This is a predicted structure of a 350-nucleotide part of an RNA (small-subunit ribosomal RNA, central domain) from an uncultured bacterium. The full RNA is in RNAcentral, with records from ENA and SILVA. The prediction has a mean pLDDT of 86.
Context: one part of a larger RNA
RNA sequence: UUGGGCGUAAAGCGCACGCAGGCGGUCUUGUAAGUUUCGAGUGACAGGUGGUGGCUCAACUACCACAGGCCUUGGAAAACUGCAAGACUUGAGGGCUUGAGAGGGACGCGGAAUUCCAGGUGGAGCGGUGAAAUGCGUAGAGAUCUGGAAGAACACCGAUGGCGAAGGCAGCGUCCUGGCAAGAACCUGACGCUCAUGUGCGAAAGCUAGGGGAGCGAACGGGAUUAGAUACCCCGGUAGUCCUAGCCGUAAACGAUGACCACUAGACGUGGGAGGUAUCGACCCCUUCCGUGUCAAAGCUAACACGAUAAGUGGUCCGCCUGGGGAGUACGGUCGCAAGAUUAAAACUC
Numbered sequence: 001u002u003g004g005g006c007g008u009a010a011a012g013c014g015c016a017c018g019c020a021g022g023c024g025g026u027c028u029u030g031u032a033a034g035u036u037u038c039g040a041g042u043g044a045c046a047g048g049u050g051g052u053g054g055c056u057c058a059a060c061u062a063c064c065a066c067a068g069g070c071c072u073u074g075g076a077a078a079a080c081u082g083c084a085a086g087a088c089u090u091g092a093g094g095g096c097u098u099g100a101g102a103g104g105g106a107c108g109c110g111g112a113a114u115u116c117c118a119g120g121u122g123g124a125g126c127g128g129u130g131a132a133a134u135g136c137g138u139a140g141a142g143a144u145c146u147g148g149a150a151g152a153a154c155a156c157c158g159a160u161g162g163c164g165a166a167g168g169c170a171g172c173g174u175c176c177u178g179g180c181a182a183g184a185a186c187c188u189g190a191c192g193c194u195c196a197u198g199u200g201c202g203a204a205a206g207c208u209a210g211g212g213g214a215g216c217g218a219a220c221g222g223g224a225u226u227a228g229a230u231a232c233c234c235c236g237g238u239a240g241u242c243c244u245a246g247c248c249g250u251a252a253a254c255g256a257u258g259a260c261c262a263c264u265a266g267a268c269g270u271g272g273g274a275g276g277u278a279u280c281g282a283c284c285c286c287u288u289c290c291g292u293g294u295c296a297a298a299g300c301u302a303a304c305a306c307g308a309u310a311a312g313u314g315g316u317c318c319g320c321c322u323g324g325g326g327a328g329u330a331c332g333g334u335c336g337c338a339a340g341a342u343u344a345a346a347a348c349u350c
Base pairs, nucleotide, nucleotide: 003322004321005320006319007304008303012318014201015200016199017198021194022193023192025088026087027086028085029084030083031082033081034080035077036076037075038074039073040072041071048066049065050064051063052062053061054060091191092188093187094186096183097182098181099180103177104176105175106174107173108172109171110154114150115149116148117147118146119145120144121143125136126135162169163168206247207246208245209244210243211242215241216240220236221235222234223233258317259316260315261314262313263312266295267294268293269292270291271290272289273288274287275286276285299306323350324349325348332343333342334341335340
């Protein structure tokens, strides 16, 4: 390379948008590039196959005949692909009517709790642990009452629930704003799918500048434990955690499962919509579409499991894998303020 693969054995980019490229619905007409077919040319020599000879045979070798892809050229065919033209509505998009939602951004408001401050009452302990001690307290702690300040997070509702492309999103209200589902079938008429390079988003930690700092709390100090204890436990506590602006670009970024399309038994939940039935009406019940779960037939799987939310049956496009270690390392490149990220070997060794 061919092939075979990628839930857990090596392997799905963290997620999206998207240029080039690849692939692409139904019908009609034309064309003839691909395609199929016929003829001609070419296809050197050697070689191959067949035949006949020459070395005593054979290998080897001489001659004759034939075959052979690409390519060139002339016709034919028109199913499929392409191209050109026209048409269509099922794919896709738009408009209309409803609807649900912690989707995003900004601003404002609220209550509980913690801590701190001031004051009142009060008077010896509090705190903490397996047990203690460090620590706090007669300069009045802890407890309790009143008032005030500040920051961060939003109990119950709350779910096996919802929304978002992913990361993720939760007190309440207002404004701005993205997406989604259903119904009816008004418009456009294939406008689609995927996507190397590229661009954007991207938890936590970390970085820069300026704020903020209640609680928690790397580092650090102390007390214990222990043979030791650079830990686990306790008392403190800085960065950080929070906000604004800008970097970083990584995670077991997980469903360890790429995106899109079609098809293939069911059963039971749950969220959203529509229709029917029933009823005075709402429930109930039935059908259907979208989402989200559990179990399971066929099938698939090495097994576990998966099973219409496929890991089943097929299709299109992208990414990735190819024994373990060395190593996601070195060197070089690119990016970054740095930390580092990304791309990515070899020697050697088993």